[in-house]
Molecule: transfer RNA
Organism: Candidatus Woesearchaeota archaeon
RNA sequence: CCGCAUGGCUCAAUGGUAGAGCGUCCGGCUGUAGACCGGAAGGUUCCCAGUUCGAGUCUGGGUGCGGGGA
Numbered sequence: 001c002c003g004c005a006u007g008g009c010u011c012a013a014u015g016g017u018a019g020a021g022c023g024u025c026c027g028g029c030u031g032u033a034g035a036c037c038g039g040a041a042g043g044u045u046c047c048c049a050g051u052u053c054g055a056g057u058c059u060g061g062g063u064g065c066g067g068g069g070a
Stems, first nucleotide, its partner, number of pairs: 001067005008022004016053001024040005046062005
């Protein structure tokens, strides 16, 4: 100097109700399990301010991680 930070994990999300896959739980199917099918729970979007009618998104500062340079 650059990038990243969002459910347990990996990632989405034009400034306008935060979603998906996997996982977890419940049910179906099965002699049991897996696979498959249906459903549910789970998020103060890293922190503090600012702008705005409205911020995960824009601005400033901070923290952590990764990368680059002297």